[in-house]
RNA sequence: GACCUUGUGGUGCAAUCGGCAGCACGCCGCCCUUUCAAAGCGGAGCCUGCGGGUUCGAGUCCCGUCAAGGUCA
Numbered sequence: 001g002a003c004c005u006u007g008u009g010g011u012g013c014a015a016u017c018g019g020c021a022g023c024a025c026g027c028c029g030c031c032c033u034u035u036c037a038a039a040g041c042g043g044a045g046c047c048u049g050c051g052g053g054u055u056c057g058a059g060u061c062c063c064g065u066c067a068a069g070g071u072c073a
Stems, first nucleotide, its partner, number of pairs: 001072007010025004019056001027043004049065005
């Protein structure tokens, strides 16, 4: 330098052909208990690395860019 993969709550991951961004753990509250933990119930938290474009509608498609990993030179 060229190409490929990945980037989504605090963490790990989902999301069909473009059509309501979810799950687990964690966190907070309640319940239970003499207390703690476990179990049960409820809640907050991500608008998707960043900036544009296409579209009625984008996590998904297109362009640019950043970061991590990989292959080749």
Predicted 3D model of a 73-nucleotide RNA (transfer RNA) from a Phycisphaeraceae bacterium.
Rfam family: tRNA. About the family: Transfer RNA (tRNA) molecules are approximately 80 nucleotides in length.